The RNA shown here (TPP riboswitch aptamer (THI element)) has 97 nucleotides and comes from Celeribacter sp. HF31. Model confidence (mean pLDDT): 78 of 100.
RNA sequence: UGAAAGCGACAGGGGCGCUCGGGGACACCCGGGCUGAGACGAACCCUUAGAACCUGAACCGGAUAAUGCCGGCGGAGGGAGGCGCGUAAGAGAAGCG
Repeated sequence: UGAAAGCGACAGGGGCGCUCGGGGACACCCGGGCUGAGACGAACCCUUAGAACCUGAACCGGAUAAUGCCGGCGGAGGGAGGCGCGUAAGAGAAGCG
C1' cells in the first nucleotide's frame, strides 16, 4: 500500500395485513387474538456480494376463524451507497543480523 468479514457516522430505500369485541361524527379510534424483525414504532428491516420491498397477482397449491399464514411462481423482472475505521496474501522502501 492493501480484499473480504466486521464496526462507525452520514445518507438513502421499504412495509404495516387478517380477525374478534367496544366506540363512532361511518373518516376512523381504543382494546384483545394470529403471523412476523416489524402490523404505525421514532421503532424494525434493507442498501447492488441487493429474497428489504415492489411487479406478475383479484395468480396456483395447501392450511386457517381469517389473511402473502405456508409453499410455489423464483435467483423471473424491478429495486435504495458512497465514505471512514479495520485487515489476510502479495509487492515495495529503510534499518539491523
Notes
Rfam family: TPP riboswitch aptamer (THI element). Gene Ontology term of the family: thiamine pyrophosphate binding.